This is a predicted structure of an 85-nucleotide RNA (c-di-GMP-I-GGC riboswitch aptamer) from a Syntrophomonadaceae bacterium. Taxonomically the source falls in Syntrophomonadaceae (Bacteria, Bacillota, Clostridia, Eubacteriales). The coordinates come from a structure-prediction model, not an experiment, and the mean pLDDT is 85. The model forms 95% of the base pairs in the Rfam consensus. The sequence was found by an Rfam model in a public genome assembly.

RNA sequence: CUUGAUAAUGGCAAACUCGCCGAAAGGCGGGGACGCAAAGCCACGGGUCUAAGACCAAAAGGUUAUGACAGCCGGGUUGCCUGGA
Numbered sequence: 001c002u003u004g005a006u007a008a009u010g011g012c013a014a015a016c017u018c019g020c021c022g023a024a025a026g027g028c029g030g031g032g033a034c035g036c037a038a039a040g041c042c043a044c045g046g047g048u049c050u051a052a053g054a055c056c057a058a059a060a061g062g063u064u065a066u067g068a069c070a071g072c073c074g075g076g077u078u079g080c081c082u083g084g085a
Stems, first nucleotide, its partner, number of pairs: 001084002004081001011036002016031006034071001040077003044074003047069003053064004
């Protein structure tokens, strides 16, 4: 530098649930494991979700990110182990 499983040491933790924060999406902590060879970290590009506020509307409702998702894809960056060079 590269490789990746039916190896080893381990690691992370979906759904659900309890408590807290939030308008919501969602986040944090405890329990819990669907899965993951980066399911470590980063909102840079695409995508998806929410709509407090703002705008439109008689209303119903609609539009919108400055909010969110890294376990949606790509990208950046750091790293354990096996095999190979």